Predicted 3D model of a 73-nucleotide RNA (transfer RNA) from Sheathia arcuata.
RNAcentral holds the sequence, with entries from ENA.

């Protein structure tokens, strides 16, 4: 240098054919009891890695840069 994969919530991953983002674990609050834990129920949290770009409509298709792992040389 060249090619192939991936970057999505603190954290570990989903999201089908392009119809508009979710669970699990952590965090907070409440409930249950002698108290913690445990167990139950709720809430919070997202610039889908980033700049354009096609589309009514992009996490998801297209092109750039970035990062990261592999494979060639």
């Nucleotide at each position: 240098u060249u090619c192939u994969u991936g970057g999505u919530a603190g954290c570990u991953c989903a999201a089908u054919c392009g119809g508009a983002a979710g669970a699990g674990c952590a965090a907070c609050u409440g409930g249950c009891u002698g108290u913690u834990a445990a167990c139950c129920a709720g809430u919070u949290g997202g610039u889908u890695a980033u700049a354009g770009g096609u589309u009514c409509g992009a996490g998801u298709c297209c092109u750039g840069u970035u990062c990261a792992a592999g494979a060639a040389g």
Its mean pLDDT, the model's own confidence on a scale to 100, is 80.